A computed fold for an 831-nucleotide part of an RNA from uncultured Tintinnida, annotated as large-subunit ribosomal RNA, domain II.
The prediction has a mean pLDDT of 80.
[in-house]
Context: one part of a larger RNA
RNA sequence: GGUGCCUUGUGCGAUCAGGUCAAAAUGGUCUUUACCCACUCGUCUUGAAACACGAACCAAGGAGUCUAACGUACACGCGAGUAUGCCGGUGGAGAAACCGUCAUGCAUAAUGAAAGUGAUUGGUGCCAAGCUUACGCAGCAGCAUCGACCGACCCUAAAUAGAGGUUUGAGUAUGAGCGUGUCCGCUAGGACCCGAAAGAUGGUGAACUAUGCCUGAGUAGGGUGAAGCCAGGGGAAACUCUGGUGGAAGCUCGUAGCGAUACUGACGUGCAAAUCGUUCGUCGAACUUGGGUAUAGGGGCGAAAGACUAAUCGAACCAUCUAGUAGCUGGUUCCCUCCGAAGUUUCCCUCAGGAUAGCUGGGACAAUUACGCAGUUUUAUUAGGUAAAGCGAAUGAUUAGAGGAAUCGGGGGCUUCAUGCUCUCGACCUAUUCUCAAACUUUAAAUUGGUAAGAACCUGUGCCUUUCUUAAGUGAGGCAUGGGGCUCAAUGCGUGUCCUUAGUGGGCCAUUUUUGGUAAGCAGAACUGGCGAUGAGGGUUGCUCCUAACGUUGGGUUAAGGCGCCAAAAUGCGCGCUCAUCAGAAACUACAAAGGGUGUUGGUCCAUCCAGACAGCAGGACGGUGGCCAUGGGAGUUGGAAUCCGCUAAGGAGUGUGUAACAACUCACCUGCCGAAUGGACCAGCCCCGAAAAUGGAUGGCGCUCAAGCGCGCUGCCGAUACCCAACCAUUGGUACGAGAGUGAGGUACCAAUGUGUAGGAGGGCGUGGGCGUUGUUUUGAAGCCUCUGGCGUAAGCCUGGGUUGAACAGCGUCUAGUGCAGAUCUUGGU
Repeated sequence: GGUGCCUUGUGCGAUCAGGUCAAAAUGGUCUUUACCCACUCGUCUUGAAACACGAACCAAGGAGUCUAACGUACACGCGAGUAUGCCGGUGGAGAAACCGUCAUGCAUAAUGAAAGUGAUUGGUGCCAAGCUUACGCAGCAGCAUCGACCGACCCUAAAUAGAGGUUUGAGUAUGAGCGUGUCCGCUAGGACCCGAAAGAUGGUGAACUAUGCCUGAGUAGGGUGAAGCCAGGGGAAACUCUGGUGGAAGCUCGUAGCGAUACUGACGUGCAAAUCGUUCGUCGAACUUGGGUAUAGGGGCGAAAGACUAAUCGAACCAUCUAGUAGCUGGUUCCCUCCGAAGUUUCCCUCAGGAUAGCUGGGACAAUUACGCAGUUUUAUUAGGUAAAGCGAAUGAUUAGAGGAAUCGGGGGCUUCAUGCUCUCGACCUAUUCUCAAACUUUAAAUUGGUAAGAACCUGUGCCUUUCUUAAGUGAGGCAUGGGGCUCAAUGCGUGUCCUUAGUGGGCCAUUUUUGGUAAGCAGAACUGGCGAUGAGGGUUGCUCCUAACGUUGGGUUAAGGCGCCAAAAUGCGCGCUCAUCAGAAACUACAAAGGGUGUUGGUCCAUCCAGACAGCAGGACGGUGGCCAUGGGAGUUGGAAUCCGCUAAGGAGUGUGUAACAACUCACCUGCCGAAUGGACCAGCCCCGAAAAUGGAUGGCGCUCAAGCGCGCUGCCGAUACCCAACCAUUGGUACGAGAGUGAGGUACCAAUGUGUAGGAGGGCGUGGGCGUUGUUUUGAAGCCUCUGGCGUAAGCCUGGGUUGAACAGCGUCUAGUGCAGAUCUUGGU
């Protein structure tokens, strides 16, 4: 502060009823504009807005039906029976109903392969109603348990008896069934609807085309010039030469005809479901063609291409079997409320599927707060060999030295050649040292699994029995009878049992653990949690991340995440860092490395320094000596080996420039001026380099620089369907009332909690056609149609006004069904 109840007082006046005024609004509906939110439905899928498929729009049609058998539940009838049927009777207009005998089905007895044999009131524990003083008594149904009985089997046995069995049965123990109906489920049927490729039976086709046969028809003009023949010449002859004549040919050029090579031309919603143009092949024959006739579907015919067999051919067409089958694809039609999955186990010619268990819904029964239950904790006890640890512990691997009397192997030295001495390398031994193990381990967690935490308990006494047990009448077991006592770890909670049952049986992701793999948005596992099936706020975007799960509203407060503007909230406060001619800007997550930087900041260590460093300016930088060697030459400065001494404040047998060689300059080193810090090596913050790609582009955009960046800290604020409060709706549960006796309704009042959901289940409703009953509407206008008339209901829908129209229609109750459309490349029609 709110709310409830009680008492008292004061005030207001909701609802309701009546009246008056008025035409509107804080009401209803429609339209337009603007802000915020907002991706297209259906579908298969782990996952769809998808660059996956179906869908231009509208109307009408369009998919779990019926029958039989079975199972559970419920209802009803009769009940050791029940139901049906024939026949007979009664009845009546005809039926139905009714009565009787019989038959049949199921039940009333099981068991055994079969011959066959063949079951009755038992005890204990828990226990509702009941009775009782409250203790308690008795104890239904049922559950648990122990015995008994029946059949089978085994054993014993005088073998149909009797005894025994920890063998077995879908048995018995004062029956519960039968019939009908309804819902649901399952099976067989076309079996929810549409859909094959196939298979079978019977026919129809050779008007196209393939081939044969019969009978007809048709085929310019040229070229070449076979045989034969003639004339002349040659020759002894055989014969031959020349010139003619002649007109053969699956010869040639080419027309008609027949065909169809190329342009890969035209055309390609054509002239045409094979055509047109030019070009080309052949053209007296294996030629072209009319008519007739023959060959027929696993058949024909084939100069053979699986060609052709009527625009159909690696097996024609038509009808039927046939609604063939499909573990496969697609579709499967109204609303609200409650509950709510699975992708796992086992088996399958199983891997696109089923059955089975699991998970789910529905129903029933028994009880009713503890003697019960538990994804929890504690205590006690038990199981384990992972993590870790260990290797101066075992096994196996493995680095390094150290010490070794003896032993073994290799190599040396000495040597008396000895199973001598000595040195050395290894093996080996000893004490140490370094590093390891999924298939090593002494040790050994955490987490985890099992059991227990009482009354069915604890503790006595007596008796009985035996195949069990004991050395044993010891124990175990049984029966009877005493004592103790129900406080029995914590916490939380309404529990147990049965019947029936759909869907599922492709999964995927995350943290952690983990196997394969170079790795993967890869493949395979474990625990848990999610997505699937789920929205909301945040992460720009987003199936799985963070917050958090949702009835309808109003108010308040937060979460994650944010607070320059887009865009709600501090251009807040305090301290640092960072300048990028490629800055940077938040987990999952949308990348960057090795390596570098005298960019800047902070730190660590070591040096130098008022006995004056570092830097700057200036002075000196000498002598032995042009050291020795080498060389054409080389004097500090081509090369090589060495690298001293003197004088000094200091000056290298020389750091570079330079010369042919010198010279000259310079440096190291010393000093003067100056006056306070300086040098080096590392470490790590930010920044930079390293850093290249194809449409123009993304810290989300703009933009931002003592940030609106990066790193710390502080406070305030914003921010969800989360939380709190209030109201209402629904569901579930509870309490009280409730027919004037009791019980008690789909009744009334109040209280509390809860409200996500795919596949799927259950309940309650809305709507359509028809039958029956009942109550009504209607020419003073039924139904239908139209409508920016208004209203009711969470919704399916319903009522009402107006318009149109012109003859039927509605409510309630009950029965019934060809009963609800957005999708099926659905069907038909229209646009």

Its Rfam family is "Eukaryotic large subunit ribosomal RNA". The family is grouped with related families in Rfam's "LSU clan". Rfam 15.1 lists 107,465 matches to the family in 2,616 species.